Predicted 3D model of an 83-nucleotide RNA (c-di-GMP-I riboswitch aptamer) from a Candidatus Atribacteria bacterium. Lineage of the source: Bacteria > Pseudomonadati > Atribacterota > Atribacteria. It matches the Rfam family "c-di-GMP-I riboswitch aptamer". Rfam links the family to the GO term cyclic-di-GMP binding. The sequence was found by an Rfam model in a public genome assembly.
[in-house]
RNA sequence: AAAACGAAACGGCAAACUCGGCGAAAGCCGGGGACGCAAAGUCACGGAUCUACGGGAGGACCCAAGAUGGCCGGACUACCGAA
Numbered sequence: 001a002a003a004a005c006g007a008a009a010c011g012g013c014a015a016a017c018u019c020g021g022c023g024a025a026a027g028c029c030g031g032g033g034a035c036g037c038a039a040a041g042u043c044a045c046g047g048a049u050c051u052a053c054g055g056g057a058g059g060a061c062c063c064a065a066g067a068u069g070g071c072c073g074g075a076c077u078a079c080c081g082a083a
Base pairs, nucleotide, nucleotide: 005081006080012037013036017032018031019030020029021028022027035070041076042075043074045073046072047071048068049067050066054063055062056061
């Protein structure tokens, strides 16, 4: 110095719930709040899941172009340095 790894420290993020706003919904954004997180940083590329305004169907239902990165994989990037 690099890879792997995750003790400590400095810092970081923020589940449920709640208030305000946006959205048809899933859900998102901001304030409060902390269950947790060593990539809980970024990207919907593959899988999975959620939703169905709209579209399809005679109907039961079906469809992502909407959403989830705190579901898994993958890509890119990053702080610290004990064993």